[in-house]
Context: one part of a larger RNA
Molecule: small-subunit ribosomal RNA, 5' domain
Organism: Confluentibacter citreus
RNA sequence: GGAUGAACGCUAGCGGCAGGCCUAACACAUGCAAGUCGAGCGGGAUUUGGUAGCUUGCUACCGAUGAGAGCGGCGCACGGGUGCGUAACGCGUAUACAACCUACCUUUUGCUACGGGAUAGCCCAGAGAAAUUUGGAUUAACACCGUAUAGCAUAUGGACCCUGCAUGGGGCCCAUAUUAAAGGCUACGGCAAAAGAUGGGUAUGCGUCCUAUUAGCUAGAUGGUGUGGUAACGGCACACCAUGGCAACGAUAGGUAGGGGCCCUGAGAGGGGGAUCCCCCACACUGGUACUGAGACACGGACCAGACUCCUACGGGAGGCAGCAGUGAGGAAUAUUGGACAAUGGGCGCAAGCCUGAUCCAGCCAUGCCGCGUGCAGGAAGACUGCCCUAUGGGUUGUAAACUGCUUUUAUACGGGAAGAAACACCCCCUCGUGAGGGGGCUUGACGGUACCGUAGGAAUAAGGAUCGGCUAACUCCGUGCCAGCAGCCGCGGUAAUACGGAGGAUCCAAGCGUUAUCC
Numbered sequence: 001g002g003a004u005g006a007a008c009g010c011u012a013g014c015g016g017c018a019g020g021c022c023u024a025a026c027a028c029a030u031g032c033a034a035g036u037c038g039a040g041c042g043g044g045a046u047u048u049g050g051u052a053g054c055u056u057g058c059u060a061c062c063g064a065u066g067a068g069a070g071c072g073g074c075g076c077a078c079g080g081g082u083g084c085g086u087a088a089c090g091c092g093u094a095u096a097c098a099a100c101c102u103a104c105c106u107u108u109u110g111c112u113a114c115g116g117g118a119u120a121g122c123c124c125a126g127a128g129a130a131a132u133u134u135g136g137a138u139u140a141a142c143a144c145c146g147u148a149u150a151g152c153a154u155a156u157g158g159a160c161c162c163u164g165c166a167u168g169g170g171g172c173c174c175a176u177a178u179u180a181a182a183g184g185c186u187a188c189g190g191c192a193a194a195a196g197a198u199g200g201g202u203a204u205g206c207g208u209c210c211u212a213u214u215a216g217c218u219a220g221a222u223g224g225u226g227u228g229g230u231a232a233c234g235g236c237a238c239a240c241c242a243u244g245g246c247a248a249c250g251a252u253a254g255g256u257a258g259g260g261g262c263c264c265u266g267a268g269a270g271g272g273g274g275a276u277c278c279c280c281c282a283c284a285c286u287g288g289u290a291c292u293g294a295g296a297c298a299c300g301g302a303c304c305a306g307a308c309u310c311c312u313a314c315g316g317g318a319g320g321c322a323g324c325a326g327u328g329a330g331g332a333a334u335a336u337u338g339g340a341c342a343a344u345g346g347g348c349g350c351a352a353g354c355c356u357g358a359u360c361c362a363g364c365c366a367u368g369c370c371g372c373g374u375g376c377a378g379g380a381a382g383a384c385u386g387c388c389c390u391a392u393g394g395g396u397u398g399u400a401a402a403c404u405g406c407u408u409u410u411a412u413a414c415g416g417g418a419a420g421a422a423a424c425a426c427c428c429c430c431u432c433g434u435g436a437g438g439g440g441g442c443u444u445g446a447c448g449g450u451a452c453c454g455u456a457g458g459a460a461u462a463a464g465g466a467u468c469g470g471c472u473a474a475c476u477c478c479g480u481g482c483c484a485g486c487a488g489c490c491g492c493g494g495u496a497a498u499a500c501g502g503a504g505g506a507u508c509c510a511a512g513c514g515u516u517a518u519c520c
Base pairs, nucleotide, nucleotide: 001520002519003518004517006516007515008514009513010512013372014371015370016369017368018367019365020364021330026328027327028326030325031324032323035074036073037072040071041070047064048063049062050061051060052059053058054057081283082282083281090208091207092206093205094204095203096202097201100200101199105196106195107194108193109192110191111190112189113147114146115145116144123136124135125134126133127132153178154177155176156175157174158173160171161170162169163168183188209255210254211253216246217245218244221243222242223241224240225239226238227237228236258280259279260278261277262273263272264271265270285306286305287304288303289302308319309318310317311316336362338361339360340359344358345356346355347354348353375406376405377404378403386396387395388394389393412456413455414454415453416452420447426441427440428439429438430437431436464509465508466507467506468505469490470489471488475504476503477502478501479500485492486491
């Protein structure tokens, strides 16, 4: 000198864009953050229209509306947060899978037949303070089960052909065995197979901090055979057998740490960092376990154990902000218990739509970067004051002020006023043909009466901070007298201190300026 997720002191007019718990992965009151589908199903509270009967406000029937629960499907494995752990195939990069999986989506082919028994809900009867729960009766489905049918599926056996870097792989034919489906007032779905796309899984080469005042480490340990397990390879697990495997090219142990794209500095080489944004990994009160599922060993799911907090009728229960706000604590220190789904994106749904603290916006903070302003021109009696001197006089403040003319950014008042919106749905038309594509019309804005534009008057509404001995740009007077104090280093102060304190003047930056901390 540059830089910062900064903090502190003094000061402060505005706007745009960004950023904002670096500390206690400390504890959390409250609200919200994941639902959706009635075009899968049984059903249906409520409100209301009509008709009939009469006992005039009730009953029956036919409609409309359809809440809250329940079964079922899909989603909840995404999105959002944090960096505890991890020195590891975790990450980066390059490969491989002839050892693998992939819901939804796209393409292609074929199929979608016949039956059955239950169970929530509802109803009845209980237990319990509550959370919750028991028994009985009854009912539906795209829930569940059985049968049939089936091949380019799977398994076994056999024949033939092609081919690879090894184990091997592919094609075709035959035999045997095994495995499917779901319907739906027709819009949409379901099953099997193949391929694609997307997303993952696994393995390997190389790279990846400090300590040798850590030198030996290792029994599932290294390999083999077999079995099990997995989507899949594998000591992944187990039985048996062998005795191997790693290590001064640093094993093992200890410490520290999420990794990368990137960021800062530097001419570069290097050095330092890993905030925001993007990719990957790990975690979700602590530890463990599996279930469901295409996918989890699952932040707002389950079970067990533990710590903590809360409720209790003492028998027993409930909870998990490292989601968005917010609270306490810690700390030098870091924001609103805001608005909207209008846009983008996501989930469900044929759709309308619903949900979305993702997101888009607004609020707070000079935390940073950038931009603008605090006026411009003229004006010498070089005015007055202040300060200084060699003091009847000069110098400086200083064109500075007064005064004259001009301008109105900004601020204030008033008026106008966006883009972001193109779609979906609906209507019309065309291609076309029963499913799509295109064109036209119509509809939708949280931000926000915001940005922006215009008009009005008036210099009106707006400057500070640090420094001035040398390094280092900028000097005098007064006070003090090794005192009070300054200080980054050298150093200054003991009676004329350009170094302390004040004043005048000057210098440098400027809505900031200094100090501290850290890195180059």